Molecule: transfer RNA
Organism: Candidatus Bathyarchaeia archaeon
RNA sequence: GCGACGGUGGUCUAGCCUGGUAAGACACCAGCCCCCCAAGCUGGUGAUCGCGGGUUCAAAUCCCGCCCGUCGCA
Numbered sequence: 001g002c003g004a005c006g007g008u009g010g011u012c013u014a015g016c017c018u019g020g021u022a023a024g025a026c027a028c029c030a031g032c033c034c035c036c037c038a039a040g041c042u043g044g045u046g047a048u049c050g051c052g053g054g055u056u057c058a059a060a061u062c063c064c065g066c067c068c069g070u071c072g073c074a
Stems, first nucleotide, its partner, number of pairs: 001073007010026004020057001028044005050066005
């Protein structure tokens, strides 16, 4: 330098192909339970979807450029 895959709450991931309110688990907070803790149950907080631009009524999703990571080729 070229190519493939990936970047989404604090963590790990789904959703992208086929545009239409961003979902789950863990963690955290509160309550219930319990002698207490853990576990369990209920509720809650939290994501400019890597960055910028374009298309569109509408973009995590489609298009272009860039950044970062992993792997391969040279």